[in-house]
Formats: sequence, C1' cells, structure tokens
RNA sequence: AAGUUAUUAAGAAAGGUGGAGGGAAUAGACCCUAUGAAACCUUAGCAACCCUUUAGUUAUAAAGAAGGUGCUAAAUUCUAUUCGUUGUAGACGAAAAAGAUAACUC
Repeated sequence: AAGUUAUUAAGAAAGGUGGAGGGAAUAGACCCUAUGAAACCUUAGCAACCCUUUAGUUAUAAAGAAGGUGCUAAAUUCUAUUCGUUGUAGACGAAAAAGAUAACUC
C1' cells in the first nucleotide's frame, strides 16, 4: 500500500509550549478560533477492538482495565449518488459511495 470483517446519532479535558489557522480531500453550507487554531508535550478521562478473568461443546454472555491501539466541539458538523414519502419548494426516511478506527490476511 491492498483486501476482508465489525463499528461509526453513546461517552470522555485540564495544564504547558506554540502563534494562525482548523472542522480528511473537492464543491457548497454552517461552525470553531487572539477569551489563542494546527502541531507537540504532560496529566487526567472515555470506550472496550485486541486483551484478562469466569461460565459455556460452540455461538456467546457477564465482569474487569494491567498492557497494545483509538478517542475526549457540533451525527463522520451537514449536503453531494440512488430509492421512497410529501404540498414539488424544501424537508424527512432508507441504502450506497467516500472517510475514520480496530482486528485479521497478503
């Protein structure tokens, strides 16, 4: 880098350095930001994918949090493609695509 599977409206922030951007990319909308963006560091926390324990033939269930990841504004901020409903203007619902994270495979 590629593939498979699962999840993706829940949850969880303070400090230090830094000094202007950020919310994945493109377009539009909207939002955060000098009452301090990104990034890095420290501490704390959330969650429970891997993991640990117990039960079980398995599937799985319950409990846990030492370790490996991940995460801690807004639904993955919303929309984009398809289908359905509707007053045809928008709205709502479902699915897909793309992305993110984890585990595994090559």